[in-house]
Context: one part of a larger RNA
RNA sequence: UGACGGGGGCCCGCACAAGCGGUGGAGCAUGUGGUUUAAUUCGAUGAUACGCGAGGAACCUUACCAAGGCUUAAAUGCAGACUGACCGAUUUGGAAACAGAUCUUUCGCAAGACAGUUUACAAGGUGCUGCAUGGUUGUCGUCAGCUCGUGCCGUGAGGUGUCAGGUUAAGUCCUAUAACGAGCGCAACCCCUGUUGUUAGUUGCCAGCGAGUCAUGUCGGGAACUCUAACAAGACUGCCAGUGCAAACUGUGAGGAAGGUGGGGAUGACGUCAAAUCAUCAUGCCCCUUAUGUCUUGGGCUUCACGCAUGCUACAAUGGCCGGUACAAUGGGUUGCGAUACUGUGAGGUGGAGCUAAUCCCAAAAAGCCGGUCUCAGUUCGGAUUGGGGUCUGCAACUCGACCCCAUGAAGUCGGAGUCGCUAGUAAUCGCAGAUCAGCAACGCUGCGGUGAAUACGUUCCCGGGCCUUGUACA
Numbered sequence: 001u002g003a004c005g006g007g008g009g010c011c012c013g014c015a016c017a018a019g020c021g022g023u024g025g026a027g028c029a030u031g032u033g034g035u036u037u038a039a040u041u042c043g044a045u046g047a048u049a050c051g052c053g054a055g056g057a058a059c060c061u062u063a064c065c066a067a068g069g070c071u072u073a074a075a076u077g078c079a080g081a082c083u084g085a086c087c088g089a090u091u092u093g094g095a096a097a098c099a100g101a102u103c104u105u106u107c108g109c110a111a112g113a114c115a116g117u118u119u120a121c122a123a124g125g126u127g128c129u130g131c132a133u134g135g136u137u138g139u140c141g142u143c144a145g146c147u148c149g150u151g152c153c154g155u156g157a158g159g160u161g162u163c164a165g166g167u168u169a170a171g172u173c174c175u176a177u178a179a180c181g182a183g184c185g186c187a188a189c190c191c192c193u194g195u196u197g198u199u200a201g202u203u204g205c206c207a208g209c210g211a212g213u214c215a216u217g218u219c220g221g222g223a224a225c226u227c228u229a230a231c232a233a234g235a236c237u238g239c240c241a242g243u244g245c246a247a248a249c250u251g252u253g254a255g256g257a258a259g260g261u262g263g264g265g266a267u268g269a270c271g272u273c274a275a276a277u278c279a280u281c282a283u284g285c286c287c288c289u290u291a292u293g294u295c296u297u298g299g300g301c302u303u304c305a306c307g308c309a310u311g312c313u314a315c316a317a318u319g320g321c322c323g324g325u326a327c328a329a330u331g332g333g334u335u336g337c338g339a340u341a342c343u344g345u346g347a348g349g350u351g352g353a354g355c356u357a358a359u360c361c362c363a364a365a366a367a368g369c370c371g372g373u374c375u376c377a378g379u380u381c382g383g384a385u386u387g388g389g390g391u392c393u394g395c396a397a398c399u400c401g402a403c404c405c406c407a408u409g410a411a412g413u414c415g416g417a418g419u420c421g422c423u424a425g426u427a428a429u430c431g432c433a434g435a436u437c438a439g440c441a442a443c444g445c446u447g448c449g450g451u452g453a454a455u456a457c458g459u460u461c462c463c464g465g466g467c468c469u470u471g472u473a474c475a
Stems, first nucleotide, its partner, number of pairs: 001475002003472003007469007015459002019422005026313008034304001042053002064299007077121001079119006088103006106113002124288002127286001129284001133282002135277003138273001140271001145184006151160003164175003190265004195233007205222002209220003236259001239253001240251004315415001319374007331362003336355002341350003381412001386407007428451007
C1' cells in the first nucleotide's frame, strides 16, 4: 500500500421488511447430469452452465457411427503430355455415390479458347492447445469509482490532491483546505414516448354541404378533427414561501400536458475472474496427407430404472360449456399474402379478385359484455396416454413432423424443508405479430397492444456494494 475481521462509524440496492404472484408436489415440453449405445458429434458447469451456442437435427444441416467409394469435392497459377468434347438421350451393375457400355457430337482462318484425363507443386482438416494469441462476450456494475502533470511531505515503499463539514442518483456540487489543475468515467449531447404549434393532405381522415345505397368515406367535395412526418416551442429548481454562508433541501405553493434525472432505451471507466470462445471468423506452434481430407446410402444427435434446471397446462364456480356481441397495437407478404364464392364435421380442398402494400391480404384479437346451462362431484373440472380414421408439407413422415375427427379418459382437490420475481401502466392476467422456416416438435425467443392491482412503518437482522477509520502472526 492492499486484502481480510462472527472490529467500529456513515450510506445505498426488491437486500431485508410490507405486499402480490410463482417455483418446490402432478402431467407434459425443453435443456442438462447420469445410464445405455456401433454412434448417442462438440462446446457451456456456483453466482457469471443447464428453453445456453441452436433465431427451427426426418434427408440435408452433421461435425458422430456402420457400410460402400475417391485421391481430389472446391480455390489458384506455372510447366509437360494426351483427348475432343461438354451437354443430352438410352442402358448394365449398385442402396446411392460411383463404375461400365451405346448413340449424338464443339467454337475458331489460325495461334488458341473451353472442357476432360494425367504428372508435379498445391490444397484440405468442426484435428490439438482459449494456459501461445487477435477479435468478440459474460461478470462485479450503470456500482462511482480509476488515474495523471506540477508542487509539497516522507531516507524510502509511498502519501497529499481523492481527506474534513454539508449535499447529491453520482469523486454531483458547495464550503474549508499544501495543494493547484487535468484526463477516463457521472451528467448532458443521440433515439423512442408524453403536450402544443407551423408546413404538407394520399393510399389515411369526414365536422359542415351535396349525391347515392339494404349497408359501408361509397362518390362530388372539404383541410376542420384523427393520423402521418419534417421543422419548431416546451422543463431550467426558471418563479414563490421557508431553512441554509453556499451547494442544496422542504412545500396536496403557483403556472403547466409534463416538476425536480418526466418515463423508457442506447451508452458499461481503470481493472477482476490465466472467466468463455481455436466449432462464427482470424491466427502462432504441433499433428493427419490413398486420410484426422472428401463423396454417398442408412443410422445416430430423438436412448431411458433415475437426479436437477427452465417453462407450459391444470387441480375449477372470480369457473367449464353453448349462443350472441364490442374494442387494439406491432409486424409480415410476389418461389409470397391470398379475399368473395363453392365444398368438407374438421385439419383442409377447388378456384382465383386484389396487392411489390397508410390502398389488397394474413386478420378471427382474446380476456370483456349480454343471455342460457352445469351445482361442488375426481365432475359437463383436468387433459396425459392409447386405439382407429384422415389432412398438409416434402424425393421421403418406420426409426423421428405438425394438425384434424371419433373413441379412450391417467395423475392432479393448491403442493414439505426451502427458494424466485416484482415498486406502476409495474406485478398479475389476456390475446396478437415476427425472426429462423418446405414442414415442424415454439409451451422457447424477440416485440406488440388489452384489462390492470397490493404494499413500502422502516434499516435491527440476511445478501451484495461504496466511503472513512481501526486491528492483523496475511501478500

The prediction has a mean pLDDT of 82.
This is a predicted structure of a 475-nucleotide part of an RNA (small-subunit ribosomal RNA, 3' major domain) from an uncultured bacterium.
The RNAcentral record of the full RNA draws on ENA and SILVA.